Notes
The prediction has a mean pLDDT of 79. A computed fold for an 81-nucleotide RNA from a Phycisphaerae bacterium, annotated as c-di-GMP-I riboswitch aptamer.
RNA sequence: UUCCCGAAAGGGCACGCCGUCCGCUGUGGGACGGUACGCAAAGCCACGGGUCCUGUCCGAAUGGGCCGCCGGGCUACCGAA
Numbered sequence: 001u002u003c004c005c006g007a008a009a010g011g012g013c014a015c016g017c018c019g020u021c022c023g024c025u026g027u028g029g030g031a032c033g034g035u036a037c038g039c040a041a042a043g044c045c046a047c048g049g050g051u052c053c054u055g056u057c058c059g060a061a062u063g064g065g066c067c068g069c070c071g072g073g074c075u076a077c078c079g080a081a
Base pairs, nucleotide, nucleotide: 012039013038016035017034018033019032020031021030022029037068043074044073045072047071048070049069050066051065052064053063055062056061
């Protein structure tokens, strides 16, 4: 100097709920504010698996969502033992 682990500090994100507003194409949704279950990548990517939808009559298939379900890829603040 670099890499791995991650205590502390400074911060960060926002499950769910509440309020206000918007969309509603067939329509699964969205924004802002408050609160805060939790998270050391709860930053990004829907690539694989999985799962969800008052969607499309059922199935298949398709569309959309979940990166805060798992795996994978890229990047990353601080640094005690």
About this RNA: Rfam family: c-di-GMP-I riboswitch aptamer. Rfam's curators write: GEMM was predicted in a large-scale screen for bacterial structured RNA regulatory elements. Rfam links the family to the GO term cyclic-di-GMP binding. The sequence was found by an Rfam model in a public genome assembly.